[in-house]
Context: one part of a larger RNA
RNA sequence: UGACGGGGGCCCGCACAAGCGGUGGAGCAUGUGGUUUAAUUCGAUGCAACGCGAAGAACCUUACCAGGUCUUGACAUCCUGAGAAUCCUGUAGAGAUACGGGAGUGCCUUCGGGAAUUCAGUGACAGGUGCUGCAUGGCUGUCGUCAGCUCGUGUCGUGAGAUGUUGGGUUAAGUCCCGUAACGAGCGCAACCCUUGUCCUUACGUGCUAGCACGUAAUGGUGGGAACUUUAAGGAGACUGCCGGUGACAAACCGGAGGAAGGUGGGGACGACGUCAAGUCAUCAUGGCCCUUACGACCUGGGCUACACACGUGCUACAAUGGCCGGUACAAACGGUUGCCAACCAGCGAUGGGGAGCUAAUCCGAGAAAACCGGUCGUAGUCCGGAUUGGAGUCUGCAACUCGACUCCAUGAAGUCGGAAUCGCCAGUAAUCGUGGAUCAGAAGGCCACGGUGAAUACGUUCCCGGGCCUUGUACA
Numbered sequence: 001u002g003a004c005g006g007g008g009g010c011c012c013g014c015a016c017a018a019g020c021g022g023u024g025g026a027g028c029a030u031g032u033g034g035u036u037u038a039a040u041u042c043g044a045u046g047c048a049a050c051g052c053g054a055a056g057a058a059c060c061u062u063a064c065c066a067g068g069u070c071u072u073g074a075c076a077u078c079c080u081g082a083g084a085a086u087c088c089u090g091u092a093g094a095g096a097u098a099c100g101g102g103a104g105u106g107c108c109u110u111c112g113g114g115a116a117u118u119c120a121g122u123g124a125c126a127g128g129u130g131c132u133g134c135a136u137g138g139c140u141g142u143c144g145u146c147a148g149c150u151c152g153u154g155u156c157g158u159g160a161g162a163u164g165u166u167g168g169g170u171u172a173a174g175u176c177c178c179g180u181a182a183c184g185a186g187c188g189c190a191a192c193c194c195u196u197g198u199c200c201u202u203a204c205g206u207g208c209u210a211g212c213a214c215g216u217a218a219u220g221g222u223g224g225g226a227a228c229u230u231u232a233a234g235g236a237g238a239c240u241g242c243c244g245g246u247g248a249c250a251a252a253c254c255g256g257a258g259g260a261a262g263g264u265g266g267g268g269a270c271g272a273c274g275u276c277a278a279g280u281c282a283u284c285a286u287g288g289c290c291c292u293u294a295c296g297a298c299c300u301g302g303g304c305u306a307c308a309c310a311c312g313u314g315c316u317a318c319a320a321u322g323g324c325c326g327g328u329a330c331a332a333a334c335g336g337u338u339g340c341c342a343a344c345c346a347g348c349g350a351u352g353g354g355g356a357g358c359u360a361a362u363c364c365g366a367g368a369a370a371a372c373c374g375g376u377c378g379u380a381g382u383c384c385g386g387a388u389u390g391g392a393g394u395c396u397g398c399a400a401c402u403c404g405a406c407u408c409c410a411u412g413a414a415g416u417c418g419g420a421a422u423c424g425c426c427a428g429u430a431a432u433c434g435u436g437g438a439u440c441a442g443a444a445g446g447c448c449a450c451g452g453u454g455a456a457u458a459c460g461u462u463c464c465c466g467g468g469c470c471u472u473g474u475a476c477a
Base pairs, nucleotide, nucleotide: 001477002476003474004473005472007471008470009469010468011467012466013465015461016460019425020424021423022422023421026316027315028314029313030312031311032310033309034307035306042053043052064302065301066300067299068298069297070296073125077124078123079121080120081119082118083117086103087102088101089100090099091098092097107114108113127291128290130289131288132287136285137284138280139279140278141276143274148187149186150185151184152183153182154163155162156161167178168177169176193268194267195266196265198236199235200234201233202232203231208225209224212223213222214221239262242256243255244254245253246252318418322377323376324375325374326373327372334365335364336363339358340357344353345352346351384415389410390409391408392407393406394405395404431453432452433451434450435449436448437447
């Protein structure tokens, strides 16, 4: 100087407390451990691994296994020879592949050849998701959006170092003020950026429709309008600016006015010096090592989907604040030409037929659902719950056996609110309800985004956990 203390002081955080809803019990989904297996590819492992890499494993993906094959190679550059390229097609085979048949000759040219491409040969080489994240770059997690981490000069100390950065106040903040052997400065904080909340200006093609007309069974449908809403470009607005009080005449704090908004208005992006030899050699790049008729490459089939069990994360429930039936409202955001797919018709339905419109403020996905109104059920393993299984189908795709999603009929399991323990959340939040998107041929209960309805509680900081500052002890570094 640090680190540590079941030392002290001050302070903060959904850290506790106060509340609301869960997990832990059930069924299923998903990930992991374990076990099994020819293989169940690999990585991630307290917080910070476990719906994680994977924004989507039937083939492909795919790295694993079995079998069948290739050896200058599936991919790159160079050299030699031949043929333009390319297209159609036969036989054998699980296919990779092997052996054939046919069509066809182009572009530039100094007529030597060249460009592009295919096949054969030769060796230089290719190739490796093989190892080492404890050789590395890059990227990322975490402490932590915590308020800290340092430097120059000066001063003090023999020196390691100290001071500044401590102290008195204050703040979300090393934020600001005052004091001060320190005076300044840098990286962080804040602000600048995006979004949301109010208003103004501008604009009117597809959006809007108050007032004036026209028209319809009805609808901004039409003429017109530019007010309103919306859209999207620019601006205004909030700064403790004003008033009162407290304070040290400070910084600031408390209350008030005005205001759409008040003291950082809400949210996001943004992550200091560093810590964990944290994670990643399987995104990529890369040193070293290793393989080179194989640890490289191709194909078919299988596996990654196994199942006594254990754990994590979720979904659906156990019902009446509910289930079912009928009727009637109100969103936001997003996607669409290899696409979204309307009307209409068939089917109980998944879906099929059909073909209009739309490269989209125009058309389509698209019925929002919870809510509200009416009816029914009456506390029951039920008109709750839907697992499982049987049958019949639909769709995607070369192909749904291993191993897809969806529909209909039948079946109708566990489950009556969950032990010890444990998680999230302070407001448009929790809870609850539906909608869309990425990936994607198909395949969400996951992820990301969107809006609808919309609470309760916070006395307080003694205690648990984590963190910041000062101080103290230490036989630790």

A computed fold for a 477-nucleotide part of an RNA from an uncultured prokaryote, annotated as small-subunit ribosomal RNA, 3' major domain. Its Rfam family is "Bacterial small subunit ribosomal RNA". Gene Ontology terms of the family: structural constituent of ribosome and ribosome.